Transfer RNA from a bacterium, 72 nucleotides, folded computationally. Its Rfam family is "tRNA". Rfam's curators write: Transfer RNA (tRNA) molecules are approximately 80 nucleotides in length. The coordinates come from a structure-prediction model, not an experiment, and the mean pLDDT is 83.
RNA sequence: GCCGCCUUAGCUCAGUGGUAGAGCAACACUUUUGUAAAGUGAAGGUCCCGAGUCCGAAUCUCGGAGGCGGCU
Numbered sequence: 001g002c003c004g005c006c007u008u009a010g011c012u013c014a015g016u017g018g019u020a021g022a023g024c025a026a027c028a029c030u031u032u033u034g035u036a037a038a039g040u041g042a043a044g045g046u047c048c049c050g051a052g053u054c055c056g057a058a059u060c061u062c063g064g065a066g067g068c069g070g071c072u
Stems, first nucleotide, its partner, number of pairs: 001071007010024004018055001027041004048064005
């Protein structure tokens, strides 16, 4: 220098252009003499940034940033 992949909740990750989700963690409650385990509930998001396409974008296109890998 060229090519590919990844970026979504605190963490690990789903998500086919039409209301953003799960597990774990943390929080509250139930249960217990108490803790753990178990169960229930609620909360938690500028979908890395910017622009474009579209009635509508996490999703498609372009540019940028960061990370990982390959080639030279």